[in-house]
Model confidence (mean pLDDT): 81 of 100. A computed fold for a 725-nucleotide part of an RNA from a Natrialbaceae archaeon, annotated as large-subunit ribosomal RNA, domain II.

Context: one part of a larger RNA
RNA sequence: UCCAGGGAGUGUGUCUGUUUGGCGAGUCUAACCGGUUUAUCCGGGAAGGCGUAGGGAAACCAACAUGGCCGCAGCGCUUUGCGCCAGGGCCGCCGUGUUCAAGCACGGGGAGUCAAACUGACACGACCCGAAUCCGGAUGAUCUACGCGUGGGCAAGGUGAAGCAUGGCGAAAGCCAUGUGGAAGCCUGUUAGGGUUGGUGUCCUACAAUACCCUCCCGUGACCUACGCGUAGGGGUGAAAGGCCCAUCGAAUCCGGCAACAGCUGGUUCCGACCGAAACAUGUCGAAGCAUGACCUCCGCCGAGGUAGUUCGUGGGGUAGAGUUACUGAUUGGAGGAUCCGACUCCGAGAGGAGUCGGCCCUACUGUCAAACUCCGAACCUACGAACGCUGUGGACGCGGGGAGUCCGGUGUGCGGGGUAAGCCUGUGCACCAUGAGGGAGACAACCCAGAGCUGGGUUAAGGUCCCAAAGUGCGGACUAAGUGCAAUCUGAAGGUAGUCCCGAGCCCUAGACAGCCGGGAGGUGAGCUUAGAAGCAGCUACCCUCUAAGAAAAGCGUAAUAGCUUACCGGCCGAGGUUCGGGGCGCCUAAAAUGAUCGGGGCUCAAGUCCGCCACCGAGACCUAGCCGCACGGAUAACACCGUGAUCGAGUAGGUUGGCGCUCCGUUCGGAUGGAAGCUCGGGCGAGAGUUCGAGUGGACCGAAUGGUGACGAAAAUCCUGGC
Numbered sequence: 001u002c003c004a005g006g007g008a009g010u011g012u013g014u015c016u017g018u019u020u021g022g023c024g025a026g027u028c029u030a031a032c033c034g035g036u037u038u039a040u041c042c043g044g045g046a047a048g049g050c051g052u053a054g055g056g057a058a059a060c061c062a063a064c065a066u067g068g069c070c071g072c073a074g075c076g077c078u079u080u081g082c083g084c085c086a087g088g089g090c091c092g093c094c095g096u097g098u099u100c101a102a103g104c105a106c107g108g109g110g111a112g113u114c115a116a117a118c119u120g121a122c123a124c125g126a127c128c129c130g131a132a133u134c135c136g137g138a139u140g141a142u143c144u145a146c147g148c149g150u151g152g153g154c155a156a157g158g159u160g161a162a163g164c165a166u167g168g169c170g171a172a173a174g175c176c177a178u179g180u181g182g183a184a185g186c187c188u189g190u191u192a193g194g195g196u197u198g199g200u201g202u203c204c205u206a207c208a209a210u211a212c213c214c215u216c217c218c219g220u221g222a223c224c225u226a227c228g229c230g231u232a233g234g235g236g237u238g239a240a241a242g243g244c245c246c247a248u249c250g251a252a253u254c255c256g257g258c259a260a261c262a263g264c265u266g267g268u269u270c271c272g273a274c275c276g277a278a279a280c281a282u283g284u285c286g287a288a289g290c291a292u293g294a295c296c297u298c299c300g301c302c303g304a305g306g307u308a309g310u311u312c313g314u315g316g317g318g319u320a321g322a323g324u325u326a327c328u329g330a331u332u333g334g335a336g337g338a339u340c341c342g343a344c345u346c347c348g349a350g351a352g353g354a355g356u357c358g359g360c361c362c363u364a365c366u367g368u369c370a371a372a373c374u375c376c377g378a379a380c381c382u383a384c385g386a387a388c389g390c391u392g393u394g395g396a397c398g399c400g401g402g403g404a405g406u407c408c409g410g411u412g413u414g415c416g417g418g419g420u421a422a423g424c425c426u427g428u429g430c431a432c433c434a435u436g437a438g439g440g441a442g443a444c445a446a447c448c449c450a451g452a453g454c455u456g457g458g459u460u461a462a463g464g465u466c467c468c469a470a471a472g473u474g475c476g477g478a479c480u481a482a483g484u485g486c487a488a489u490c491u492g493a494a495g496g497u498a499g500u501c502c503c504g505a506g507c508c509c510u511a512g513a514c515a516g517c518c519g520g521g522a523g524g525u526g527a528g529c530u531u532a533g534a535a536g537c538a539g540c541u542a543c544c545c546u547c548u549a550a551g552a553a554a555a556g557c558g559u560a561a562u563a564g565c566u567u568a569c570c571g572g573c574c575g576a577g578g579u580u581c582g583g584g585g586c587g588c589c590u591a592a593a594a595u596g597a598u599c600g601g602g603g604c605u606c607a608a609g610u611c612c613g614c615c616a617c618c619g620a621g622a623c624c625u626a627g628c629c630g631c632a633c634g635g636a637u638a639a640c641a642c643c644g645u646g647a648u649c650g651a652g653u654a655g656g657u658u659g660g661c662g663c664u665c666c667g668u669u670c671g672g673a674u675g676g677a678a679g680c681u682c683g684g685g686c687g688a689g690a691g692u693u694c695g696a697g698u699g700g701a702c703c704g705a706a707u708g709g710u711g712a713c714g715a716a717a718a719u720c721c722u723g724g725c
Base pairs, nucleotide, nucleotide: 002724003723004722005721006720011124012123013122014121015120017118018117019116020115021114022113023112026050027049028048032044033043034042035041036039054061055060067091068090069089070088074084075083076082077081093108094107095106096105097104098103127267128266130264134257135256136255137254138253139252145231146230147229148228149227150226151225152224153223154221157186159184163180164179165178166177167176168175169174193218194217195216198214199213201212202211233249235245236244237243270660271659272658273657274656275655280293281292282291283290284289295405296403297402298401299400300399301398305391306390307389309388310387311386312385313384314383315382316381317380321376322374323373328370329369330368331367333365335363336362337361340359341358342357343356344355345354346353347352409433410432411431412430413429414428415427416426417425418424438449439448440447453628454627455626456625457624458623459622463618464617465616466602467601468600472615474614475613476612477611478610479609485604486603495589496588497587499586500585501584502583503582504581505580506579507578508577516573517572518571519570520569522546523545524544527541528540529539552567555566556565557564629650630649631646632645633644634643635642661714663711665709666708667707668706669705670704671703672702679698680697681696682695683694684693685692686691
C1' cells in the first nucleotide's frame, strides 16, 4: 500500500407537536393484592394525576343568551278530563328508526384523557474518536543529586620547606656550608583512575536510544571509588544548568476520579420522489459560539383577492448637473474708502504730525470655486390610487403551529467613498457563482450562449467553416507590406511620421502653371553716413531714378576690402495639371526591460489579416419532434388499475417533507434441502435504483417466502481499531 472483519443520533425520565386507536364530561391507574396454564397472562386496586372555570399575593369572589318538552301548587273551562302553567325538573352536536315534540334505541362526532409510533426540547457521557490539564491515593534515591557511616586507591621523574646530624664562624643572639629529610608544588605519548576541548573526523536502517578513533584536561585533592544508610513529588537534592530524583522532570511514576471538559480538528455507512436556502439585521464577557428576526420546508385554518412588469395620476425625496449681486464660505485682479497695526522717509525741541509701502477691514466692480453653499434642478427611487399585463376557488394573499439550516461569502456590472495603485479596502441596486450541468472563450467558479427527467431524430444560439478539427481555401468591394494582424478580455498612451488610400477647401494654370534645362539678372552707383577699409551683403539713415521682357539702395554663401557663386525677378524650351491647408482609414518609429520564440499550434500576404455587404454550411443537454418514466391536477375505483390535461411541471449544496431496497433475531402460516442448504467463484436475465433472480462450478448442512413484530441494522475515508499478505 492493499484485503477482510469491526467502527458513530442510542437509552431512561419529563415536556411540546403530529398521526392512529380506546373511552368520552370525563379519562387513566400507581404501588400493591389475588389467581393460574409462570409470563409482552388474567382479575382486582381511583390513593393520586390531567380535564370539566376563571380571577386574586392572599383572604376571598366567581360566567351565559335564548329555546323546547314535562309538569306540582294555582287559575280557567265544555270537569273520568283538557288548557295556561310562577317556582321546579329534563333536554339542549349530527344522522336513522319510532314520535306532535321531548323521550327512547342504534350509529357517528365531541372538549378532554389514556396508549402506541414518530418529531423536536431539557436533564443525564447523550452521534463517535481526539488533548495538554486538575485532583486523590499509592510506588520509587539498585539511575542520578547531596549528606552520613565503614573501607579501598593514586607508576616513574624534576624541584627539594620545616626538622635533624656533622663541620665552620661568632662575645652572644644566631648565621653559613654539606648531608639527611621529605612538606608543598610541577610534570605525564596509558601509573591506576577520572573527565570530555577540538576534529563540526568515523559511524549515522550504527557495535551503540549518546558509540568509536585521534587530540585535549585533571591526576595528594573542593580527588577517585566499593558497599551500607538517609532525604519523596509543590516535595527532595542542587559549587544553580530549571540540572537531577530508574531511557520519564518548568512539578516523577502507577492506579483511580474518567467515557474529565473541548464553542476546536477529523469522521458519521442503502436507493428514489417533491420543494429548496443563508453567508444579512439585532442582542450577547460577544467576536471560531449562540439566541431572536429575515430567508427554506411541512401541516392546519381562512376565503378573494394578490402585485415581480408597463403606463398614468397625486404626494415624498434635493443627488447628477447647474448657479453663485439668491444665502454662507473660499478665492484672482486692480480701484476707492476707512485709519486699526507694522516699516521707512520727512517736519517738529518735544508731545506729536504728514507722506509712501505692506497687512487687516469695508464698498462697488472683475475672474473663479464648494462633501459639510443653494435662487434652481433632472434621470431615478419611493408611498398611495387607477388601467393593462401576470396570477389566484386546482385556494393565492394572510394567519396559526411543527422542523430546519444559515449569521467568515465571492465575481461581474451600474452608482459611489478611501487609496499612486493592487487578484486592494469599504458601501449600495441587479445578475451570476456558491448550490448550475451542457456549448463557446487554447486551458479558465462566476465573460458569451443556455437553466440538464430518460432514449432517439431534426433545427438553431453563442461561436465558427486552410490543416490539427465538424463546416466555404465562398461571392462582391476596399485597405494593409508592417507577419501589422490572425474576434471582446489577454493592454499598450501622449508625442512624431513627403508610408499609403479616401474626402473637402483656397490659390496658380494651354494668354502655358509646377519641376527641370538654356539665357538674362543691367545702368546712375563703390547710394549717403560711418570707417584703416565698408564697393548690394560689420553698423546707422534712406530705399530714389533710368533703360527695360526683367533685374532688390539686395534674400543667402563668400572677400581684409574688391572679386567670385547663387536667389528674387524676366525671356526661351517643354506640355498638363500643380501647390498649400484641413479631415478620415490602414500602417510605420519611439515610448515598450530582464532564461529561447510563439496568433492554442501548423501556418497565412488580391489572406487563413482589417473594414463594408451578401449567400451557404457547421455548431449545445437550448428549440422542435417521437416514445417512455416520474410528479401535479381532473375523471374513475372500496383501493389499485385505467383515461384525460400539463406552452405556463422535472438542475440543485445546507435543509424540510415523503415512498422504497437490504440486514439480525422472534412468533404464525406455508415451503425447499445429502436426488446437495448456506457461503464463495464465473456467467445469463429483470429493475430507474437500493437490489433481485436463474444457470454452472465449488462447498458439505442448513435455508427460504408471506405476514406481524424486533434492533447496538447498511462504510471508502476518521495520520480510525484488530488481523492478514
Description:
The full RNA is in RNAcentral, with records from ENA.